[in-house]
Context: one part of a larger RNA
Molecule: large-subunit ribosomal RNA, domain IV
Organism: Verrucomicrobiota bacterium
RNA sequence: AUACUGUUAAGGAACUCGGCAAAUUAACCCCGUAUCUUCGGAAGAAGGGGUCCUCAAAUCGGCUAGUAAUUUACUUACAACGUUGAUUUGAGGCGCAGUGAAGAGGCGAAGGCGACUGUUUAUCAAAAACAUAGCACUAUGCGAACUCGCAAGAGGAAGUAUAUGGUGUGACACGUGACCAAUGCCAAAAGGUUAAGGCAAGGGGUUAGCUCUUGAAGCGAAGCUCUAAACUGAAGCCCUGGUGAAUGUCGGCCGUAACUAUAACGGUCCUAAGGUAGCGAAAUUCCUUGUCGGGUAAGUUCCGACCUGCACGAAUCGUGUAACGAUCUUCGCACUGUCUCAACAGUAAUCUCG
Numbered sequence: 001a002u003a004c005u006g007u008u009a010a011g012g013a014a015c016u017c018g019g020c021a022a023a024u025u026a027a028c029c030c031c032g033u034a035u036c037u038u039c040g041g042a043a044g045a046a047g048g049g050g051u052c053c054u055c056a057a058a059u060c061g062g063c064u065a066g067u068a069a070u071u072u073a074c075u076u077a078c079a080a081c082g083u084u085g086a087u088u089u090g091a092g093g094c095g096c097a098g099u100g101a102a103g104a105g106g107c108g109a110a111g112g113c114g115a116c117u118g119u120u121u122a123u124c125a126a127a128a129a130c131a132u133a134g135c136a137c138u139a140u141g142c143g144a145a146c147u148c149g150c151a152a153g154a155g156g157a158a159g160u161a162u163a164u165g166g167u168g169u170g171a172c173a174c175g176u177g178a179c180c181a182a183u184g185c186c187a188a189a190a191g192g193u194u195a196a197g198g199c200a201a202g203g204g205g206u207u208a209g210c211u212c213u214u215g216a217a218g219c220g221a222a223g224c225u226c227u228a229a230a231c232u233g234a235a236g237c238c239c240u241g242g243u244g245a246a247u248g249u250c251g252g253c254c255g256u257a258a259c260u261a262u263a264a265c266g267g268u269c270c271u272a273a274g275g276u277a278g279c280g281a282a283a284u285u286c287c288u289u290g291u292c293g294g295g296u297a298a299g300u301u302c303c304g305a306c307c308u309g310c311a312c313g314a315a316u317c318g319u320g321u322a323a324c325g326a327u328c329u330u331c332g333c334a335c336u337g338u339c340u341c342a343a344c345a346g347u348a349a350u351c352u353c354g
Stems, first nucleotide, its partner, number of pairs: 002348007010340002014338001019335001027051005036041001038171001052093012066078004094098001106333007113325002118130002134169007146155003172320004177250003182247002184243004191238003197232002202227005209219003212215001251269005278312001279309001290306005
């Protein structure tokens, strides 16, 4: 020098990405307890006080001698100058210290996210991710849909639409706007297009035979074979309509008010329709450490506003929200060797001897 343990003057987060680690707090009894709230909570909120020993008294109990009730017994009631506990009050005692050792919440304020308990990357991630109750859409009438299996069959379910499967959202409160042009789905079946197949006109090959101009000629039945028009022919697609808690989408330019600025207003182009309510420099804001206010002596973080939303926005849910969280962020009180700044002690190991 190392690891671990303990203590520390004065200060008390100045350490550090960050109070990481450590310290504080701690049991029981009494008093007391805010904003907020879904009235259940929050809450052990916070913040105070007490706790040992001796004696005395009071109060409330237990047991018993005993007394009384009716006559013995059983039983019941009362109960001491006895005995035994608890509580309270008073007086006194000792120590630095009385839950005398050990074990046993630090607390508060504000914000983000997720309602909550729960689940998860066995072995770097426990979370804001997953799930959840609730909500909605959708499929399914029972030999159900759906899933597994080639099938038989099985699950669904020994269930029956208050049921079961799938999808999305995710307690609760208030809400959930516009667009059906594209894509998907549903419905309708009039028309167009449309396969195999069916029917099969026609055509080709082969050659018994026939003809003549006797040739590498022409014609050519039956059979076999190759091909094939028209006609017929389903779903689908086209077409028509519907549908957003289906996949999704939700504009631009110019001008205008008696200071200026801004534009309730007007014009014009395009579109299926041009983003409503609410929220907004946000887990979303590039410019950006935006601007203003708060907190600090000083604040790229934080909180409250503003709106110029590069590029929020309504079940890929919007905005709030009590309770909850080994969650993330900011601040404060208490507390401390985290630090100013290090010191000492102990244990282990190192070292020497055996």